Context: one part of a larger RNA
RNA sequence: CUGGGUGUAAAGGGCGUGUAGGCGGGAUCGCAAGUCAGAUGUGAAAACUGGAGGCUCAACCUCCAGCCUGCGUUUGAAACUGUGGUUCUUGAGUACUGGAGAGGCAGACGGAAUUCCUAGUGUAGCGGUGAAAUGCGUAGAUAUUAGGAGGAACACCAGUGGCGAAGGCGGUCUGCUGGACAGCAACUGACGCUGAGGCGCGAAAGCGUGGGGAGCAAACAGGAUUAGAUACCCUGGUAGUCCACGCUGUAAACGAUCGAAAAUGGGUGUGGGGGGUCUGACCCCCUCCGUGCCGCAGUUAACACAAUAAGUAUCCCCCCUGGGGAGUCGGAUGGCAAGGUGAAACUC
Numbered sequence: 001c002u003g004g005g006u007g008u009a010a011a012g013g014g015c016g017u018g019u020a021g022g023c024g025g026g027a028u029c030g031c032a033a034g035u036c037a038g039a040u041g042u043g044a045a046a047a048c049u050g051g052a053g054g055c056u057c058a059a060c061c062u063c064c065a066g067c068c069u070g071c072g073u074u075u076g077a078a079a080c081u082g083u084g085g086u087u088c089u090u091g092a093g094u095a096c097u098g099g100a101g102a103g104g105c106a107g108a109c110g111g112a113a114u115u116c117c118u119a120g121u122g123u124a125g126c127g128g129u130g131a132a133a134u135g136c137g138u139a140g141a142u143a144u145u146a147g148g149a150g151g152a153a154c155a156c157c158a159g160u161g162g163c164g165a166a167g168g169c170g171g172u173c174u175g176c177u178g179g180a181c182a183g184c185a186a187c188u189g190a191c192g193c194u195g196a197g198g199c200g201c202g203a204a205a206g207c208g209u210g211g212g213g214a215g216c217a218a219a220c221a222g223g224a225u226u227a228g229a230u231a232c233c234c235u236g237g238u239a240g241u242c243c244a245c246g247c248u249g250u251a252a253a254c255g256a257u258c259g260a261a262a263a264u265g266g267g268u269g270u271g272g273g274g275g276g277u278c279u280g281a282c283c284c285c286c287u288c289c290g291u292g293c294c295g296c297a298g299u300u301a302a303c304a305c306a307a308u309a310a311g312u313a314u315c316c317c318c319c320c321u322g323g324g325g326a327g328u329c330g331g332a333u334g335g336c337a338a339g340g341u342g343a344a345a346c347u348c
Stems, first nucleotide, its partner, number of pairs: 003321003007303002012317001014201004021194003025088007033081002035077008048066007091191001092188003096183003103177007110154001115149007125136002162169002206247006215241002220236004259315002262312001266294011298305002322348003331341001333339001
């Protein structure tokens, strides 16, 4: 390389958008590039295979045929691919009607709680633990009442509930805005799928500048524990956590399962919509989209998966190829810094 694979053994890109490329629905008429058939030229010799012959056999040698799987020219075929024209509506999209949703961005508002401040009541403890101590408190704490300040997060509702491509999204209201779903069948008429590069988004931590800082809390300090205790426990506590703008680009970024479309037994929940029986807003039945559980066939090394497939058949892309060396070196690239890409020698 081929082949075989990628839930857990090595292996699905964190996610989207989309360029080149690859692949692509029904009907019909052409063309003939691919494809197929015939003819013809070429495809050196040797070698190889079959047959025959020559050395007493054989190896060896000679002759004949095949082979040389290919390429060129030419004459045809037209199913399939391609290509040009016409056409269709089921794929895809648009319009219209409708309801659902923590989808996104911005602004405004709300109550509970913690902390702090002021004032009142009140007196000797509070706090903390396995037990303690550090700590706070007669300069009046803890507790309790009233008032105020400020920051962050939104109890109940809440649900293998919903939305989003993923990361993720949860108080209320308003404005702007994206997507999905159902119904209808008016319009376009294959406009599609995937997608190397590219571009964009991307938790937390971290970085830059400027704000903010209640609680929590790396680092740090003290008290305990212990043989020790640079920990687990306790008392404190700074970055940070929050906001604005910019950077970073990584996660067990997980369903450890790439995307698309097709067909393939059932049962039972739940979210959104439509239809029927009823005309009733229920129950029941049918159906589309989502989200769970159980389970047949089939698959699997097993576990398990099983219409949300890891089963059956197809298309495209990423990735894997014994362990270590190593996600390292060097180079190029991006960055303020911390990343991405990514070997080999050697060794078992």